[in-house]
The prediction has a mean pLDDT of 84. The RNA shown here (transfer RNA) has 72 nucleotides and comes from a Patescibacteria group bacterium. Rfam family: tRNA. About the family: Transfer RNA (tRNA) molecules are approximately 80 nucleotides in length. By type it is a transfer RNA. It was read from a public genome assembly.

């Protein structure tokens, strides 16, 4: 240059057309003399960016930028 995967919560990751989850992390109760553990609860997200298609896009196109990995 040319192919393939990939980008989604503070991290790791699901989800591939119908109001975005899980686990750990944060924060607030509860249990305890305190901590940890454990049990309940919350908060956090323009789904890299930008256009299309669609009555609806994190999910389909097109283009871009960033990773990884291959080939030259």
């Nucleotide at each position: 240059g040319c192919g393939a995967g990939g980008g989604u919560a503070g991290u790791u990751c699901a989800g591939g057309g119908g109001u975005a989850g899980a686990a750990c992390g944060u924060c607030u109760c509860g249990u305890u003399g305190c901590c940890a553990a454990c049990g309940a609860g919350a908060a956090g997200g323009u789904c890299g960016c930008g256009g299309g298609u669609u009555c609806g896009a994190a999910u389909c196109c097109c283009g871009u930028c960033c990773c990884u990995c291959g080939c030259u």